[in-house]
């Protein structure tokens, strides 16, 4: 820092999406350690249990415990003594008193208003920031001053007792105090009254002095002090007031009665309508009141370059709240989380009468939820409360526990190690990858585990944490890696499976049989104790634009003016200091951020210092600019005066042309209307025509991108009234200006109301046409309406799709109005102001384009826009008589919608041109019969493919078997065919016989080669790899082919133009068959095509002369180049020549070229062929062949027999034969070319009516054969279903072939169908062509009406390019680009 996505491609506009960061997170999956943080965001939902606020006996009276001393009494009674009766009495217990120590229910003091929790409420002086209090309070603490004299009466505890289930309440009696109450005292204080001085922003304050009046105290002591009272000051904490800031909605516009103010009173610590009585009628609001919704605020936190945007967890400050609502008490402080009272809901106890409770304290429970922890330890530290203190209390706090929830750190090993192991994946099978990775070898020990030592935190003691941190030792590579992704964005690719299925997806999109996008695997990439997903926020997004956007056509200028508030505003001078600028001061808490240094091994974390906190306030200064106030000026603006122009507006009047109607005349059969018609009018007299009249509406020519008006708009003429602009002048005013939210006014057409008017036109409606239909377009009629007056409506593509104003910024050329100068009157020229057009430079713009009438450069003001659809719709409000108008959403849905330009394609757009494209002709097809192909049907099978042109006598240059791929049946399974290995064998093969439909099987006979003797070759069998497939996919492919089209096109390099796609070149003027050539030109060149080079043919020459030829010479025959010979001719086949617009003339531009001519065998490409540019049709072919993948493997392979491909109601294509006299039949001694031939062509001769048979000469061919060419010519027939036509059928034969039934061809005889020239429609052909006639070849055993070639005879017509079809070039429109067989709309 950007990227993807609209298009065939491009630029732009514009939305959507992604990459980043963040989180009190959650979910999925995985999980080694430690440190520091952090953890109910939801139900301010309900809570069991425990704890969270007590302390002081040095305030007090009691009560209790222990110890001790003593007294008395009582009991028990050791050692000892003993007369055994007892003595003595240690000791113990009980009791009393004193003392000491300890405990504490109550009175009393202090605390409980802090600390801790939560964010419900609150849009507020609640919070933030800065001020004010001369309008205030402040316990404990500090300083100072002064003081403490002397009395009194009670009360809890306690005892007894009453009521009650309890909680608790009551009664009687006793008692203490630092509890309570008077009295005394008053430095000082409060209050009242009246002064002086000084000060302040007002009320007022301070100091001093005076009079009157009022209020205090508690003791204890170790004699040091502690505590008490009053006052003053300080400190701390609080209270109130004010300036500024603090979310959204106008589809919430008016709100307010203690409301706003006054003077008085009450109340308070204090000001105040805070409260009250009275008086006045105010107060707030477009600078957004009121209402509604949402919300604790801030320091900060997240993001961002910043400005901003979002947020308010943890930490810190403030506020509010404590089940809900209300209230006060106590107190220095509360209207009080763990106090009180009342009400409400809920829960619990109950003896039913009544009571108890409040986790938004710490743990914990239920519930809600995607979701959030232990009913832990300790007061050791820090702090808090009480106390003189010891000490007590402290779920504050310090710690520990749980959770990868976050941040940070560490580890899961390091070195070496190629046989590149095995395995796995893939493979073109060679290899490649995993991969130095592993193993192996050598090391190390951070963490964890084991053992030993062991802190700081604590200034004497005291350590929850904790035997923790940390240190040391031994020990084993052991215990420690996953998650996501791999089509593009976005780093990272292969295989298999799946087959628009399953699925993926943030956007574009992927998946329909070869998926780098689904699933799995291998590999790879990223991050890492995490990784992904989801949610939310900022960013990217300059996509709300202050920084930093726009509005002609993409979304967007209000229909127009006048004008209010507001905003902005000319020159000069001197002021002021609000804005502005500078300096100083205060404040901006701490933490956070940043910088520097330090402490934990490092980091996170944390300590110290600095900087910063861009803000606010106060003071001082400056005076340029803005504001304010003063004076003045004239150029902005306005007025006056003098002119001319104009469809500017309103009213009244007048005019002619035309339509229609009425009356009368003339006149007769039609008129009218249309693409063509019909409805309609007309013999009751239309239309036409003449005359007269009526009525309404509109004003031809002039007329012009001319004029006027703010816009809408305004068009005959005259008059009256009236608005504005312009020019000239410079007398007057002196900034009076610009814009303009709301507001007011105007505002086409249609429409509405009332009343007129109504000729023409004409929604609705009726009829006639058109049409598949035609509620339309066309025609005939026709009502509202159109016109007038008054009132409403208030919208238009109300457009220049361009708001208004001012200034500046090259030119050129029209036009309208005016003025000046010049000129000679004119015409004109020059200059200037105002309006209205065109072209164009700079500049602008996405481009188109705009360009002094800006869409340029600037300033000011207003309006409007923020993806498409939903929708200018719904609801609400306002306006309207109604129709409707104005304002104006959301849910949902899409990834686009759109602008300009580009290349093509297309158009029942235009221009130019070509083609048997039409036209002009000739012959056909379509009708008949037959052949053949196809469809359909049938079938066991009728194998498969080809499908508009460009499938259909096509693959097939020839299906009886074979072919053959199809069907039925019968067989085989390493196979009919190939290669390799291993093993076994000696055959293979041929003949014969038997079975069988055959394949095949069985038997019999015959039966290997070479050799260095090792073996090798060949064959058979067995086994394994594999063979095989006319099975699928021509939409996986190669190759080949068709087609547009032998059409003239298709491109490239460099340059130039364009932001770019692209353009130019290749367009233009001519010309050509041609992008052929010439000229011109920001193009210059080049390539593939065109043409030429190649082949055949047409002319000539030369060479050569057999198998071809025979003129001359000779010989010979019945006849024939038959023979000698010849090389002239024909011919054969080689080499050359020839034609190039070369020559002449016209036209043309002096060109290219074209027209005519000459010569020439041939003339403008001489004729024909081969040759097919870039590309299009996912065109055809997997069945010619090759080939990826898939499928099959005792079968989809292979062998065999038979059948089928030949079916047959029918439809189509292509051909043949005909319908006849341009003909049929018969006869006949005319004349070709090109070919073929050895398993072949096959002569003569003979036989047969004939097909053919026999025969076997000759020929591997200029030699022999096929081979007869046929149309032709002559005769006959005479218009008939015929002497036309030959289908069909019968009989008899021939040929090929194992085989002719399904299913061949030919011959003879007989039979003799349809058909008399073919509907709509449609094909070919422009000259040796069409038409017509025959011949040959390939395929082939046989089979040709087909195909491929060959020659003979041999026409007609073309005015021309309007139309049909196809094509080429230029241009234009386009919402098409899969490209009109498109796109798309309605139902």
């Nucleotide at each position: 820092a950007g990227a993807g996505u609209u298009u065939g491609a491009u630029c732009c506009u514009g939305g959507c999406u992604c990459a980043g960061g963040a989180u009190g997170a959650a979910c999925g999956u995985u999980g080694g350690c430690g440190g520091c943080g952090u953890g109910c965001u939801u139900a301010a939902c309900a809570c069991a249990u425990g704890c969270a606020a007590g302390u002081c006996g040095a305030a007090c009276g009691g009560a209790g415990a222990u110890g001790u001393a003593c007294g008395c009494u009582g009991a028990a009674g050791a050692a000892g003594c003993u007369u055994c009766g007892g003595c003595a009495g240690a000791u113990u217990c009980a009791u009393g008193u004193g003392c000491a120590u300890c405990u504490u229910a109550g009175u009393g003091g202090c605390g409980g208003a802090c600390g801790g929790g939560u964010g419900a409420g609150u849009a507020a002086c609640g919070c933030g920031u800065g001020g004010g209090u001369a309008a205030c309070c402040u316990g404990c603490c500090c300083u100072g001053u002064a003081c403490a004299g002397g009395g009194g009466g009670a009360u809890a505890a306690c005892a007894c007792u009453u009521a009650g289930a309890a909680a608790u309440a009551g009664g009687u009696g006793c008692u203490a105090a630092a509890a309570c109450c008077g009295c005394a005292u008053a430095a000082g204080c409060g209050c009242a009254c009246a002064g002086u001085a000084c000060c302040g922003c007002a009320u007022g304050g301070u100091a001093c002095a005076g009079u009157g009046u009022g209020a205090a105290a508690a003791a204890c002591u170790c004699c040091g002090g502690u505590g008490g009272u009053a006052c003053a000051g300080g400190a701390u904490g609080g209270a109130c007031c004010c300036g500024c800031g603090u979310c959204u909605g106008a589809u919430u516009a008016g709100c307010u009665g203690g409301u706003u103010g006054g003077a008085g009173g009450g109340g308070u610590a204090a000001c105040g309508g805070c409260c009250c009585a009275c008086c006045a009628a105010g107060g707030c609001g477009a600078c957004g009141a009121u209402c509604a919704g949402u919300a604790g605020c801030c320091g900060g936190c997240c993001u961002g370059a910043g400005a901003g945007g979002g947020u308010g967890a943890a930490c810190g400050g403030c506020c509010a709240c404590a089940u809900u609502g209300g209230g006060a008490c106590u107190g220095a402080g509360a209207c009080a989380c763990g106090g009180c009272c009342c009400a409400a809901a809920c829960u619990c106890c109950u003896a039913c009468g009544g009571g108890a409770g409040g986790c938004a304290g710490c743990a914990g429970u239920g519930g809600g939820g995607a979701a959030u922890a232990u009913u832990g330890c300790a007061c050791a530290a820090u702090g808090g409360g009480g106390g003189a203190a010891a000490c007590c209390c402290u779920g504050a706090u310090g710690c520990a526990g749980c959770g990868a929830c976050g941040c940070c750190g560490c580890g899961u090993g390091a070195g070496u190690g190629a046989a590149g192991a095995a395995g796995u994946a893939u493979u073109u099978c060679g290899g490649u990858a995993u991969g130095u990775a592993a193993a192996g070898c050598u090391c190390u020990a951070u963490c964890a585990g084991c053992a030993g030592g062991g802190a700081a935190g604590a200034u004497a003691a005291u350590g929850a944490c904790g035997g923790u941190a940390c240190c040391u030792g031994a020990c084993u590579a052991a215990g420690a890696a996953g998650c996501c992704c791999c089509g593009g964005c976005u780093a990272a690719c292969u295989a298999c499976g799946u087959g628009c299925c399953a699925g993926c997806a943030g956007c574009c999109g992927c998946g329909g049989u070869a998926a780098u996008a689904c699933g799995u695997a291998g590999g790879g990439g990223g991050c890492a104790a995490g990784c992904g997903u989801u949610a939310u926020c900022c960013g990217g997004a300059u996509u709300u634009a202050u920084u930093g956007g726009g509005u002609g056509u993409a979304a967007a200028g209000g229909g127009u003016g006048c004008g209010u508030a507001g905003a902005c505003g000319g020159g000069u001078a001197a002021g002021c200091a609000a804005g502005u600028u500078a300096g100083u001061u205060g404040u901006g808490a701490a933490a956070u951020c940043c910088c520097u240094c330090g402490g934990c091994u490092u980091a996170a974390c944390u300590g110290a210092g600095g900087a910063a906190c861009u803000g606010c306030a106060a003071c001082u200064a400056a005076a340029a600019c803005u504001a304010c106030a003063u004076a003045u000026c004239u150029u902005g603006a306005g007025u006056g005066c003098g002119g001319g122009a104009g469809a500017g507006g309103a009213a009244a009047g007048u005019g002619g042309a035309a339509u229609u109607c009425c009356u009368a005349g003339u006149g007769u059969a039609g008129c009218g209307g249309u693409g063509a018609a019909a409805u309609g009018c007309g013999u009751a007299g239309a239309u036409a025509u003449u005359a007269g009249g009526a009525g309404g509406a509109a004003c031809a020519c002039c007329a012009g991108u001319g004029g006027c008006g703010a816009a809408g708009g305004c068009g005959a003429c005259u008059u009256u009234c009236u608005g504005g602009a312009c020019c000239g002048u410079a007398a007057c005013u002196g900034a009076c200006g610009u814009u303009g939210a709301g507001g007011c006014a105007c505002g086409a057409a249609a429409g509405u109301g009332u009343g007129g008017g109504g000729a023409g036109c004409a929604a609705a409606c009726a009829g006639g046409a058109u049409u598949a239909g035609a509620u339309a377009c066309c025609c005939u009629g026709g009502u509202a309406g159109u016109c007038c007056a008054c009132a409403c409506u208030g919208u238009a593509a109300a457009c220049g799709a361009u708001g208004g104003a001012u200034a500046c910024u090259a030119g050129g050329u029209g036009u309208a109005g005016g003025u000046g100068u010049u000129a000679u009157u004119a015409a004109g020229a020059c200059a200037u102001c105002u309006g209205u057009g065109c072209c164009g430079u700079c500049g602008c713009a996405a481009a188109c384009g705009c360009a002094g009438u800006a869409a340029g450069u600037a300033u000011c003001c207003c309006a409007c826009c923020u993806g498409g659809g939903g929708a200018g719709u719904a609801c609400g409000a306002c306006c309207g008589c109604a129709a409707g108008g104005u304002u104006g959403a959301a849910a949902c849905u899409c990834a686009a919608a759109g602008g300009a330009a580009u290349u093509g394609a297309c158009g029942g757009g235009g221009g130019c041109c070509c083609g048997c494209a039409c036209a002009a002709g000739c012959a056909g097809u379509g009708g008949a019969g037959u052949a053949u192909g196809u469809g359909g049907u049938u079938u066991a099978a009728u194998u498969c493919g080809a499908a508009g042109c460009a499938a259909c006598g096509c693959g097939a240059a020839g299906a009886a078997c074979c072919u053959u791929a199809c069907c039925a049946g019968g067989g085989c399974u390493u196979g009919a065919c190939a290669u390799a290995u291993a093993g076994a064998g000696g055959a293979a093969u041929a003949u014969a016989u038997a079975a069988g439909a055959g394949a095949u099987u069985a038997u019999a006979u015959a039966g290997c080669u070479c050799u260095u003797c090792g073996g090798a070759g060949u064959c058979u069998c067995u086994a394994u790899a594999c063979a095989g497939g006319u099975g699928g996919u021509g939409c996986a492919u190669g190759g080949u082919u068709g087609u547009c089209g032998u059409c003239a096109g298709c491109u490239c390099g460099u340059g130039u133009c364009g932001u770019g796609a692209g353009a130019u070149g290749u367009u233009g003027g001519g010309u050509u068959a041609a992008g052929u050539c010439c000229c011109g030109c920001a193009a210059c060149g080049a390539g593939c095509g065109c043409a030429a080079c190649c082949c055949c043919u047409g002319u000539u020459u030369c060479u050569a002369g057999u198998u071809g030829c025979c003129a001359g010479c000779g010989a010979g025959u019945a006849a024939u180049g038959u023979c000698g010979g010849g090389a002239a001719c024909u011919c054969u086949a080689g080499a050359a020549a020839g034609a190039c617009u070369g020559c002449c003339g016209g036209u043309g531009a002096u060109a290219a070229a074209u027209c005519g001519g000459a010569g020439g065998a041939a003339g403008g490409u001489g004729g024909g062929g081969a040759c097919g540019a870039c590309g299009u049709c996912a065109a055809a072919u997997c069945a010619u062949c090759a080939u990826g993948c898939c499928c099959u493997u005792u079968a989809u392979g292979u062998c065999c027999u038979g059948g089928g491909c030949u079916a047959c109601a029918c439809a189509c294509g292509u051909a043949c034969u005909a319908c006849a006299a341009u003909g049929g039949c018969u006869a006949u001694a005319a004349c070709a070319g090109a070919g073929a031939g050895a398993a072949a062509c096959g002569a003569a001769g003979c036989a047969g009516u004939g097909a053919u048979g026999u025969g076997g000469a000759g020929u591997a061919a200029a030699a022999c054969u096929c081979a007869a060419a046929a149309a032709g010519u002559a005769g006959u027939c005479u218009c008939a279903g015929u002497u036309c036509g030959g289908a069909u059928u019968g009989a008899a034969g021939g040929c090929u072939g194992a085989a002719a039934u399904u299913c061949g061809c030919c011959u003879u005889c007989a039979u003799g169908a349809a058909g008399c020239c073919g509907g709509a429609a449609u094909u070919g052909c422009u000259a040796g062509u069409a038409a017509u006639g025959g011949c040959a070849g390939g395929u082939c055993a046989g089979c040709a009406u087909a195909c491929u070639g060959c020659c003979g005879u041999g026409a007609a017509u073309a005015c021309g390019u309007u139309c049909c079809c196809g094509g080429g070039c230029c241009u234009u429109g386009u919402a098409c680009u899969c490209a009109c067989c498109g796109c798309c709309c309605g139902u």
Predicted 3D model of a 1387-nucleotide RNA (small-subunit ribosomal RNA) from an uncultured bacterium.
RNAcentral holds the sequence, with entries from ENA, Greengenes and SILVA.
Model confidence (mean pLDDT): 84 of 100.